[in-house]
Notes
Predicted 3D model of a 477-nucleotide part of an RNA (small-subunit ribosomal RNA, 3' major domain) from Peptoniphilus sp. The coordinates come from a structure-prediction model, not an experiment, and the mean pLDDT is 83.
Context: one part of a larger RNA
C1' cells in the first nucleotide's frame, strides 16, 4: 500500500421488512446429471452451467455409431506427361455412394505445326481435420456493476516503499456540486449530447381521416373538405426557471404556483481502471503438437428422441372471482411473391377445391382474448382436470416405423392449493388475457416483441445478502 475480521462509524440496493403472485407436492414439456447403449457427438458447471451455444436433430443439419466405398482426394494454388470438350438425357446393377452402356458434344488465337481455356487419367509439391491445447493467443462475451469509482502531470512531504491531490464539513442517483485544505490542474468514468414515449405548433394530405354540405346501394361508398384522428419531417417545451421556508449569505433540500409533463418525467442504447489463468481453438482467425489408403472425403441405415432414478426452468390444473352453450364489443406491433391468400363450394373438423386482390397506411394473415349480456351446472374427483390409450383421418415433405404437427370420436390417470426451504416484483409495475415475429418444407408450453384489463404494500434500516466511503486490528501478500 492492499486484502481480510462472527472490529467500529456513515450510506445505498426488491437486501430485509410490508404486501401480491409463485416455485418446492401432481401430470406433461424442456434442459442437465446419472445409468444404459454400437453410438446415445461436443461444449457450458455456485452466484455468472442446467427452455444455455441450438432463431427450431425424421433425411439433410451431424460433428457420433455400424456397414459399403475413395486416396492429390468434396475444396485451393502450381507444375510435368498423356488423352479428351465439359455438361446434360436415358437404360441396367446396387441400400446408395458408385460402376457399366447408349444418345448428344467444343470455344478463342493461329505462321495450320501448334498454343490457350475447360475436363479426365497418371506423377509431385500439397490439400483436409467440428483432432489436442481457451493454462500459448487474437477477436468476442459473461460477471462484480450502470456500482462510483480508477488514474496522470507538475508541485509539496517522506531515506524509501509511498503519501498528498481523491481526506474533512455539507449535499447528491453520482469523485454530483459547494465550502475548507500543500496543493494546482488534467484524463477515463458520472451527467449531457443519441433513440423512443408523454403535450403543443407549423408543413404535407394518399392508400389514412370525415366536422359541416350534397348524393347514397347506408359501406367514407361517391362528390367534396384540410377541421379532427393519424402518418412523418421540422420546431417549441422542463431549466430548481418563478415564489416561500430551511441551510453557512453556498451547494442543495422541503413545500407551492403555473404546466401535458417537476426536479434524472418514463423506457432504451451506452458498461471506466480492473477481477475471476471466468467462457469460447466447435462462429471465425491463429502459434505449437498430432493425423495423412486416415483423426481426411462420399454414401445408406441408425443415434443425438434410450430410462429404476435425481435436479433446474416452464406449461396445464386442482375449480363457482369457475366450467359449458349462445349473442356481442374494443387493440397494438408485425409478416407476405417458390409468398399472404379473401369471397364462394365440400367436409362435424383438421383441411380440400376454386382462385379475387395484394411487392401492400390500399389486398391479406386476422378470429383479438380476457370483457359485457342471457341460459345452464350447485360443491361432487364433478358438465373440474386433462394425462394416457384405441380407432379413423388431415397436412408438410423423396420419405412421418424408430421420431413430426394437427382433427374427430371414444377413453378419462394423477391432482382437493403443495414439508423444510426458496424466487420475482415498487406502477401502467406485479398478476392476468390474447396477438405477432425470427428460425422454419413441416415441427414452441421456448425466445424476442406487441398491446388489453389492471392491483396490494412500502412503518422503517435492528437483522440476512451484496456493494461503496472513512477508520481500527492483523502470526496474511
Nucleotide at each position: 500500500u492492499g486484502a481480510c475480521g462472527g472490529g467500529g462509524a456513515c450510506c445505498c440496493g426488491c437486501a430485509c421488512a410490508a404486501g401480491c403472485a409463485g416455485c418446492g407436492g401432481a401430470g406433461c414439456a424442456u434442459g442437465u446429471g446419472g445409468u444404459u447403449u454400437a453410438a446415445u457427438u461436443c461444449g457450458a458447471a455456485g452466484c455468472a452451467a442446467c427452455g444455455c451455444g441450438a432463431a427450431g436433430a425424421a433425411c439433410c443439419u451431424u460433428a457420433c455409431c455400424a456397414g459399403g466405398g475413395c486416396u492429390u482426394g468434396a475444396c485451393a494454388u502450381a507444375c510435368u506427361g498423356a488423352g479428351g470438350a465439359c455438361a446434360g438425357u436415358c437404360u441396367u446393377a446396387g441400400a446408395g455412394a458408385u460402376a457399366a452402356g447408349a444418345c448428344c458434344u467444343c470455344u478463342u488465337c493461329u505462321u495450320c505445326g501448334g498454343a490457350a481455356g475447360c475436363c479426365u487419367c497418371a506423377a509431385u509439391a500439397c490439400a483436409g481435420g467440428u483432432g489436442g491445447u481457451g493454462c500459448a493467443u487474437g477477436g468476442u462475451u459473461g460477471u462484480c456493476g450502470u456500482c462510483a469509482g480508477c488514474u496522470c502531470g507538475u508541485g509539496u512531504c517522506g531515506u524509501g516503499a509511498g503519501a498528498u491531490g481523491u481526506u474533512g464539513g455539507g449535499u447528491u442517483a453520482a469523485g454530483u456540486c459547494c465550502c475548507g485544505c500543500a496543493a494546482c490542474g488534467a484524463g477515463c468514468g458520472c451527467a449531457a449530447c443519441c433513440c423512443u414515449u408523454a403535450u403543443c405548433u407549423u408543413u404535407a394530405g394518399u392508400u389514412a381521416c370525415c366536422a359541416g354540405c350534397a348524393u347514397u346501394u347506408a359501406g367514407g361508398a361517391u362528390g367534396g373538405g384540410g377541421a379532427c384522428u393519424c402518418u412523418a419531417a421540422a420546431g417549441a417545451g422542463a431549466c430548481u426557471g418563478c415564489c416561500g421556508a430551511u441551510g453557512a449569505u453556498a451547494a442543495a433540500u422541503c413545500g407551492g404556483a403555473g404546466g401535458a409533463a417537476g426536479g434524472u418525467g418514463g423506457g432504451g442504447a451506452u458498461g471506466a481502471c480492473g477481477u475471476c489463468a471466468a467462457a469460447u481453438c466447435a462462429u471465425c482467425a491463429u502459434g505449437c503438437c498430432c493425423u495423412u489408403u486416415a483423426u481426411g472425403c462420399c454414401c445408406u441405415g441408425g443415434g443425438c428422441u434410450a430410462c429404476a432414478c435425481a435436479c433446474g426452468u416452464g406449461c396445464u390444473a386442482c375449480a363457482a372471482u369457475g366450467g359449458a352453450a349462445g349473442g356481442u364489443a374494443c387493440a397494438a406491433a408485425g409478416g407476405g411473391a417458390a409468398g399472404c391468400g379473401a369471397c364462394c363450394c365440400u367436409g362435424c373438423g383438421a383441411a380440400g377445391g376454386u382462385g379475387a386482390g395484394c411487392a401492400a397506411a390500399c389486398c391479406u394473415c386476422a378470429a383479438a382474448a380476457a370483457g359485457c349480456c342471457u341460459u345452464u351446472c350447485u360443491c361432487a374427483g364433478u358438465u373440474c382436470g386433462g394425462a394416457u390409450u384405441g380407432u379413423u383421418c388431415u397436412c408438410u415433405g423423396c420419405a412421418a416405423c424408430u421420431c413430426g404437427a394437427g382433427a374427430a370420436c371414444a377413453u378419462g390417470a394423477a391432482g382437493a392449493u403443495g414439508g423444510a426451504g426458496u424466487u420475482g416484483c415498487u406502477a401502467g409495475u406485479a398478476a392476468u388475457c390474447g396477438c405477432a415475429g425470427a428460425u422454419c418444407a413441416g415441427a414452441a408450453u421456448g425466445c424476442u416483441g406487441c398491446g388489453g384489463u389492471g392491483a396490494a404494500u412500502g412503518c422503517g434500516u435492528u437483522c440476512c445478502c451484496g456493494g461503496g466511503u472513512c477508520u481500527u486490528g492483523u502470526a496474511c501478500a

Annotation:
Rfam family: Bacterial small subunit ribosomal RNA. Gene Ontology terms of the family: structural constituent of ribosome and ribosome. NCBI's taxonomy places the organism under Bacteria, Bacillota, Tissierellia, Peptoniphilaceae, Peptoniphilus. The full RNA is in RNAcentral, with records from ENA, RefSeq and SILVA.